[in-house]
RNA sequence: GGGCUCAUAGCUUAGUGGUAUAGCAUUCGGCUCUUAACCGAAAGGUCGGGGGUUCGAACCCCCCUGAGCCCA
Numbered sequence: 001g002g003g004c005u006c007a008u009a010g011c012u013u014a015g016u017g018g019u020a021u022a023g024c025a026u027u028c029g030g031c032u033c034u035u036a037a038c039c040g041a042a043a044g045g046u047c048g049g050g051g052g053u054u055c056g057a058a059c060c061c062c063c064c065u066g067a068g069c070c071c072a
Base pairs, nucleotide, nucleotide: 001071002070003069004068005067006066007065010024011023012022018055026042027041028040029039030038048064049063050062051061052060
C1' cells in the first nucleotide's frame, strides 16, 4: 500500500428496512432465623462519528475513527 471481518446497555450479545432483544451485573420485592441460591419486577441504549438513499435506517450506500485477520 491492497483485501476481508467487526463496533448495539457496565460486560457478553440477538436483531440484515417497520416499537432495539436476552444473559450476567446493579436496584427493589418475595422466599429464608440470616446469607447464598432460587422466583418476580424495575432501571439502564443519541445502535463508534459524519453525510446520503428511503414514507421509514442498528440494518442499504459513501467517508472517517478504532480493533482483528490475510496478502505485498
A computed fold for a 72-nucleotide RNA from Candidatus Woesearchaeota archaeon CG11_big_fil_rev_8_21_14_0_20_43_8, annotated as transfer RNA. It matches the Rfam family "tRNA". By type it is a transfer RNA. RNAcentral records the identical sequence in 2 taxa. NCBI's taxonomy places the organism under Archaea, Nanobdellati, Candidatus Woesearchaeota. Model confidence (mean pLDDT): 82 of 100. The sequence is in RNAcentral, with records from ENA.